[in-house]
RNA sequence: CGCUCAUCCAGAGGGGCAGAGGGAUACGGCCCGUUGAAGCCCCGGCAACCACCCAGUCGGUCUCGCGCAGUCAAACGCAGCGAGGCUCCCGGCCGGCGAAGGUGCCAAUUCCGUCUCGCGGCGAAAUGCGUCGCGAGGAAGAUGAGGA
Repeated sequence: CGCUCAUCCAGAGGGGCAGAGGGAUACGGCCCGUUGAAGCCCCGGCAACCACCCAGUCGGUCUCGCGCAGUCAAACGCAGCGAGGCUCCCGGCCGGCGAAGGUGCCAAUUCCGUCUCGCGGCGAAAUGCGUCGCGAGGAAGAUGAGGA
């Protein structure tokens, strides 16, 4: 950065400085906060995205057989098929362990809603509309890995 992919109902807090706000933005709701918000620093923790490690598998590679080609016959060769072996290096996928490396995170689902669709309740009944609830998706955002 109007780019790509993955994840976002789990998990994890103390101290110091500071001093009034904070929960991304707008609105609405609901919360947190002078028993101390934001921010900064120290220590601790959570998690496992990336890296590292292990196992498997596919690619890979080797051997043999078949096939093709070749030859008097073979051998060498090859784009194919099958079986078996290997796993030093490299790549993909899947699973697992720890985690001291690179990030991230440590109130509430990303706190909830907002846009679209579906289902149900209610508004006397149908369509429609309104409203409430539930579900699915989207938008926006966050984090990581990559890309330009």
The RNA shown here (SAM riboswitch aptamer (S box leader)) has 148 nucleotides. Its mean pLDDT, the model's own confidence on a scale to 100, is 77. Rfam family: SAM riboswitch aptamer (S box leader). Gene Ontology term of the family: regulation of gene expression.